């Protein structure tokens, strides 16, 4: 230099599941624990799943002369949550072989 991961070394990261703590949820974050993992480092530019607090319009009750409220359900939805261990890119890097 950087397309490659057979062996090996040094080490590294940790799924489930459980302990506390955040969070509305999806999940996250420490510890215990290890299914994996050569980028299971970092980074929501792109697709893709996850959640729905707010938020849209609705059925259905309440209330109120009315306008319109308010109460529970279920649907849509990420502009704003979440997955980087869904894949894509993009930035960094150990070791070995070439």
């Nucleotide at each position: 230099c950087g397309a490659c991961g057979a062996a090996a070394a040094a080490g590294g990261c940790a799924a489930a599941c459980u302990u506390g703590g955040c969070g509305a949820a999806a999940g996250c974050c420490a510890g215990g624990g290890a299914c994996g993992c050569a980028a299971a480092g970092c980074u929501u530019c792109c697709g893709g799943u996850c959640u729905a607090a707010g938020g849209u319009g609705u059925c259905g009750g309440a209330c109120u002369c009315a306008g319109g409220u308010c109460c529970a359900g279920a649907a849509c939805u990420a502009u704003u949550g979440a997955u980087a261990g869904c894949g894509g890119g993009g930035c960094u890097g150990c070791c070995g072989g070439g």
A computed fold for a 98-nucleotide RNA from Ferrimonas balearica, annotated as c-di-GMP-I riboswitch aptamer. It was read from a public genome assembly, where an Rfam model found it. The coordinates come from a structure-prediction model, not an experiment, and the mean pLDDT is 82.